[in-house]
Context: one part of a larger RNA
RNA sequence: GGAUGAACGCUAGCGGGAGGCCUAAUACAUGCAAGUCGAGUGGUAUCUCGUCUUCGGACGAGAGAGCGGCGCACGGGUGAGUAACGCGUACAUGACCUACCUUCAAGACCGGGAUAGCCCUGGGAAACUGGGAUUAAUACCGGAUGUGAUAAUAGAUAUAGAGAUUUAUUAUUAAAGUUGAGGCGCUUGGAGAUGGGUGUGCGUCUGAUUAGCUAGUUGGUGAGGUAACGGCUCACCAAGGCGACGAUCAGUAGGGGGGCGUGAGAGCGUGACCCCCACACGGGUACUGAGACACGGACCCGACUCCUACGGGAGGCAGCAGUAGGGAAUAUUGGUCAAUGGGCGCAAGCCUGAACCAGCCAUCCCGCGUGCAGGAUGAAGGUCCUAUGGAUUGUAAACUGCUUUUAUCAGGGAAGAAACGCCUUCAUUUAUGAGGGUCUGACGGUACCUGAGGAAUAAGCACCGGCUAACUCCGUGCCAGCAGCCGCGGUAAUACGGAGGGUGCGAGCGUUAUCC
Numbered sequence: 001g002g003a004u005g006a007a008c009g010c011u012a013g014c015g016g017g018a019g020g021c022c023u024a025a026u027a028c029a030u031g032c033a034a035g036u037c038g039a040g041u042g043g044u045a046u047c048u049c050g051u052c053u054u055c056g057g058a059c060g061a062g063a064g065a066g067c068g069g070c071g072c073a074c075g076g077g078u079g080a081g082u083a084a085c086g087c088g089u090a091c092a093u094g095a096c097c098u099a100c101c102u103u104c105a106a107g108a109c110c111g112g113g114a115u116a117g118c119c120c121u122g123g124g125a126a127a128c129u130g131g132g133a134u135u136a137a138u139a140c141c142g143g144a145u146g147u148g149a150u151a152a153u154a155g156a157u158a159u160a161g162a163g164a165u166u167u168a169u170u171a172u173u174a175a176a177g178u179u180g181a182g183g184c185g186c187u188u189g190g191a192g193a194u195g196g197g198u199g200u201g202c203g204u205c206u207g208a209u210u211a212g213c214u215a216g217u218u219g220g221u222g223a224g225g226u227a228a229c230g231g232c233u234c235a236c237c238a239a240g241g242c243g244a245c246g247a248u249c250a251g252u253a254g255g256g257g258g259g260c261g262u263g264a265g266a267g268c269g270u271g272a273c274c275c276c277c278a279c280a281c282g283g284g285u286a287c288u289g290a291g292a293c294a295c296g297g298a299c300c301c302g303a304c305u306c307c308u309a310c311g312g313g314a315g316g317c318a319g320c321a322g323u324a325g326g327g328a329a330u331a332u333u334g335g336u337c338a339a340u341g342g343g344c345g346c347a348a349g350c351c352u353g354a355a356c357c358a359g360c361c362a363u364c365c366c367g368c369g370u371g372c373a374g375g376a377u378g379a380a381g382g383u384c385c386u387a388u389g390g391a392u393u394g395u396a397a398a399c400u401g402c403u404u405u406u407a408u409c410a411g412g413g414a415a416g417a418a419a420c421g422c423c424u425u426c427a428u429u430u431a432u433g434a435g436g437g438u439c440u441g442a443c444g445g446u447a448c449c450u451g452a453g454g455a456a457u458a459a460g461c462a463c464c465g466g467c468u469a470a471c472u473c474c475g476u477g478c479c480a481g482c483a484g485c486c487g488c489g490g491u492a493a494u495a496c497g498g499a500g501g502g503u504g505c506g507a508g509c510g511u512u513a514u515c516c
Stems, first nucleotide, its partner, number of pairs: 001516004006512005013368006019361002021326001026324003030321003035070003040067002046063007077279003086204008096196002101192007109143004119132005148173009177184002205251003212242003217239008254276003259270004281302005304315004332358001334357003340354001341352004371402004381393005408452005416443001421438008460505005465486003471500005481488002
């Protein structure tokens, strides 16, 4: 000098863009953050609305509870752990998986028994839970079929070889319907696409005042297990494996980038957005599933908190807000699904603290303003001096003329929104394409534009001994104090405190901390 997720002191007019718990991965009141589908299904007690009514009720629509499907493994948060195949990079997978999506081939026949709900009836303070009867399905089960797939056996082909390719036989293995209809689905297999799993080489902080470490340890055979290779696990056998090219141990730390800071560069430092990893009160375990060993799922142990009728139960903000605590320090218990994206649904649509917006904060960057021109009796006042006087503040003020950004008030007023849907026209492959119209905005009466009057609404902070731009007076008297370094202060202090003047930057200016 530059920089910052900064803080502190003094000060403060506006706009645009960004950023905002770096500390206690401490504890959390309250609300919200993952649902959706009636075009899978029985049913519709109760509630709301509408129509009819013989006033008893009936019908239609919607809400609610259950079974079933898909989603809940995404999105969002945090950086505790991890020095590791975690990350980065280059490869490998002839050792693997992949729901939804695209495409290709083939199929979808016949039956059955339950169960939730509803009803009846128990237990319990509650959380919840037992029994009986009965009912449905795209829930579940059996049989058939078997393009194909899988397995075994045998043969053939290519290859250095291999679990690759291929033929035959045998065995095993599927299905679900629904809608008025188009349509949406179902089953098996192949291919694609997408996403993952696994392995290997190289690179990846400090310490030797850490030198030896290792028994599933290193390898083999066999078996088990997995989607899959493998001591991944087990039995047996061998005695190996790693290490001064730093093993092991200890400390620290999430890693990376066409990122950020600095620097001429080499480099050094850092880790916001983005990618990867890890974690979800601490520890462990599996279940379901295409995918988890699962933040708002389950079980167990532990700590903590809460409810209780003392028998027993409930909970997990490192989601968005918010609270307490800690701290030098970091915001609203806001609006909307209008756009973008996600889940479900044929769709309409519903959900979405993702997201988009608004609020707070000079935290940072950028821009604008606080007027402009004229004006000498060089006014008054202040300060200084060689003091009847002069110098300086200073064209500064007063005064005259002009302008109106901004602020205030008044009027107008967006883009972001074309899709879906609905209406309509044309074309044809008759459910698709093309065209036209209509509908939809949280932000927001915001941005922006126009007008009105009036200099009106708007300047501070640090410094002035040298480094370093800027000097005098008074007070103080090694005191009080200053200070980044050198150093000032003991009676003439340009260095302390005040004043006048000056210098620098300016809605900021200084100080502190950290990095280059």